[in-house]
RNA sequence: GAGUCGGUCGGACGGCCGCGGUAGCCACCUCUCUGCGGAGCGGGGGCCACUGAGGAAAGUCCGGGCUCCGAAGGGCAGGGUGGUCGGUAACACCGACCCGGGGUGACCCGCGGGAAAGUGCCACAGAGAAGAGACCGCCGCUGCUCGCAGCGGUAAGGGUGAAACGGUGGGGUAAGAGCCCACCAGCGCCCGGGGCGACCCGGGCGGCUCGGCAAACCCCACCCGGAGCAAGGUCAAGAGGCGGGCCCUCGGGUCCGCUGCGCAGACGCUCGAGGGCGGCCCGCCCGAGUCUGCGGGUAGACCGCACGAGGCCAUCGGCAACGGUGGUCCAAGAUGGAUGGCCGUCGGCUCCACCUGCGUUCGCGGAGGUGGUGAUCACAGAACCCGGCUUACAGACCGGCUCGU
RNA sequence: GCGGGAUUGGCCGAAUGGCUUAGGCGCUGGACUGUGAAUCCAGCCACGAGAGUUCGAUUCUCUCAUCUCGCCCCA
Repeated sequence: GAGUCGGUCGGACGGCCGCGGUAGCCACCUCUCUGCGGAGCGGGGGCCACUGAGGAAAGUCCGGGCUCCGAAGGGCAGGGUGGUCGGUAACACCGACCCGGGGUGACCCGCGGGAAAGUGCCACAGAGAAGAGACCGCCGCUGCUCGCAGCGGUAAGGGUGAAACGGUGGGGUAAGAGCCCACCAGCGCCCGGGGCGACCCGGGCGGCUCGGCAAACCCCACCCGGAGCAAGGUCAAGAGGCGGGCCCUCGGGUCCGCUGCGCAGACGCUCGAGGGCGGCCCGCCCGAGUCUGCGGGUAGACCGCACGAGGCCAUCGGCAACGGUGGUCCAAGAUGGAUGGCCGUCGGCUCCACCUGCGUUCGCGGAGGUGGUGAUCACAGAACCCGGCUUACAGACCGGCUCGU
Repeated sequence: GCGGGAUUGGCCGAAUGGCUUAGGCGCUGGACUGUGAAUCCAGCCACGAGAGUUCGAUUCUCUCAUCUCGCCCCA
């Protein structure tokens, strides 16, 4: 100087104004209780204190926790994953290794099981596209108008194509060909050795030479019940409907439980519809209502909901992912949705001018300083919570390694 | 917030992985007509973007972008 891999941060400080949450104090209003001194629930208001976005909060692409459906069954179908071993709550994630490919190298990339189980596809071109085939060529035979035609053999050479049925040399032959032989490459089988394993190394045998596509159907191995915090739960008012108990002057009254936005249609009430169940079947359970369509409404509070597979530090085990132990910390919680706005100083960045010194292929290049200028400072903002992946990102800093000089 | 679906000319809309992506409406030019309409002839205009698999992608896979639908009910 060029490159490669990994990590950290992602403006700082101050002033004024404003917003959400939590706790405290102050007075006011409504309601309740009262021993009339006060006390309490709630409401809006003021003051003060503390606290308030991210590495991706994003996309919602995977996996899990949690909640409900029923306690989460069996089979088929369907979906997903796909080298091996490990990590993990789990994964399509991560680590190490193997194999293949790229790079001088550090290192990077790979949806990386099976095409010798079967089916299917391989356009155009080409003779032939998968147990194939002969256009030119080569060779033999026959014919004759003597350099052409017909028949047969062949697959070495040419030609087509993304892809053409091993390669080189020799033997062999009419010409040729794994037809035969030697070596090489691949495949299959066997043996020995190494590795937990994927796989690797070595040897032998078989002329076996077998195309590609599974992000085509499919086969093999393993995994998957469904829905999602608008899940789900609690509380409060009352019309109506259904069932039951008690009283009764048989009109009704009262209490309890369930249901409960409206309309229409369909099916059904134990010979049981429908639901759990999402596609089907079996089995099991619930069961008197259920399903579908159209319309209407936009709306109380609280819980779920902020301590969790949590962060940081040390140490031990492990190559690592990660795990064990100990210490320490508690860090937003909105519900039309807060976390903001303005100003000043500083620090970077863009552009311009000047100065200093360096290099120079005399075009210029890059470094430092001073002054001015611009954007008002990258990507972007929690919404039940975590683990990943992917995508976006101005700029700054740190470290390991490689190559060249 | 959560869960589905879609994207092909100006609009609608079809496609077995295979030639230059059908067809209709529209637009442009011409013919016909005195002029216009209708009709006839000719032409123009597309696979949302980027990667991958494949000899070859609108189609298969992944990522991104855009559009769209559904959710709640004693209130």